[in-house]
RNA sequence: UGAGCCGGCCAGGUGGCCGCGGUCGGGCUCGGUCUCGUGACCGUGACCCGGCCGAGGAAAGUCGGGACUCCACAGGGCAGGGUGCUGGCUAACGGCCAGUCGGAGUGAUCCGCAGGAAAGUCCCACAGAAAACAGACCGCCAAUGUAUGACCAACCGGGCAACCGGCGGGUCGUCACAGGUAAGGGUGAAACGGUGCGGUAAGAGCGCACCAGCGCCCGGGGUGACCCGGACGGCUUGGCAAACCCCACCCGGAGCAAGGUCAAAAUGUGGGAAGAGCGGCCCGCUCGAACUCCCCAGGUAGACCGCAUAGAUGGAUGGCCACCUAUCCGGCUUUCAGGGCCGGUGGACAGAAUCCCGCUUACAGGCCGGCUCACCGU
Repeated sequence: UGAGCCGGCCAGGUGGCCGCGGUCGGGCUCGGUCUCGUGACCGUGACCCGGCCGAGGAAAGUCGGGACUCCACAGGGCAGGGUGCUGGCUAACGGCCAGUCGGAGUGAUCCGCAGGAAAGUCCCACAGAAAACAGACCGCCAAUGUAUGACCAACCGGGCAACCGGCGGGUCGUCACAGGUAAGGGUGAAACGGUGCGGUAAGAGCGCACCAGCGCCCGGGGUGACCCGGACGGCUUGGCAAACCCCACCCGGAGCAAGGUCAAAAUGUGGGAAGAGCGGCCCGCUCGAACUCCCCAGGUAGACCGCAUAGAUGGAUGGCCACCUAUCCGGCUUUCAGGGCCGGUGGACAGAAUCCCGCUUACAGGCCGGCUCACCGU
């Protein structure tokens, strides 16, 4: 200098004018109470004046967790759902921090739905002979069995003899029917360890050496996941659990339109009074439907609380102008890079609704810090 990685921060600024919501104070209007009255106090408002406060890093998606509220609930289990390497943090979490293992990258660094496949069950497309108790399409072999040819020597029977017949044995062949084999070919994402030597009829962990992997044991390190080293073993045991399943841990439901307080009108098989009837009067009893009044009940409309140093009510937090400024465009100047000057443009994603902790998603541009790689100079 160039190309990258990671983290943090900002999210245009200043001034003027005009608005919006809330709250406090004052004024004014209207109403009520007290007073003979002046006036005082309390309340009220689509009014006026002034002070103060008034969106975000994500307010968003409403995904995870909690606070709060109501309902349900003895305890245990089943079913159902969720989470899933380790340690820690946290009120809690599927979050965060640090690490382990695996993968990607030269690297800084990034990504991981990361328990169990020798508990059991299922599945593994196409291709291929065969896709998991292995098996055998092409190929290889001829040891063994069978079939068959030639030769050799022996034995038995017959014949004077040449020889004929029989019986098994051996040697060399042929066939590849049975059989042996899994080295080689070919298919696939994946083919039951790899390389070499020995071995064999041909072959094969069949044997051996080295390597890879698995299991088990020992020693060392670490809280742990796990790591390092050594010895032994059979020689090799595929993948898949965002398929069933197994294991460990966790989980009741609904949500601020939760829920609570007050409470018109109307209602009530509630209580009472007035009133009516019985009666000469009192007490008492009955009625009290309708009409009048009072109380009570639950509770609708409505109001308030829940509710916040913005706040809710269908929802305020804005607009204009001037200057400055990030960016971009054009022009001029200068030896390139770059710098300077002038003019123009002109600010991303987006907007609380009970509150909080997270995650995810969207986002013009800028600032700061740490680190990596390449090249150049000293």